[in-house]
Molecule: c-di-GMP-I riboswitch aptamer
Organism: Gallionellaceae bacterium
RNA sequence: AAAACAUGGAGGCAAAACCUGAGAAAUCAGGCGACACAAAGCAACCGGUCUUAACCAUCCGGAAAGACAGCGGGGCUACCAUG
Numbered sequence: 001a002a003a004a005c006a007u008g009g010a011g012g013c014a015a016a017a018c019c020u021g022a023g024a025a026a027u028c029a030g031g032c033g034a035c036a037c038a039a040a041g042c043a044a045c046c047g048g049u050c051u052u053a054a055c056c057a058u059c060c061g062g063a064a065a066g067a068c069a070g071c072g073g074g075g076c077u078a079c080c081a082u083g
Stems, first nucleotide, its partner, number of pairs: 005083005012037001018031005035070001041076002045073003048068003055062002
């Protein structure tokens, strides 16, 4: 000096419901509110899930280029003190 681990501290984030707005919807943003989280910080690379406006079909339907990181995997990054 760095890494891992342990302990402690500081702090972070914010489910559902409700209100406002955007959107075709899924969903998102803000407010309020805390169910939770140890990466619930960042990002759709892989799988998965949701939606169906355009488009195809015009009978049923099909279909992401729209979403979900609080579904799983993988990637990147990350506070202080003591041991």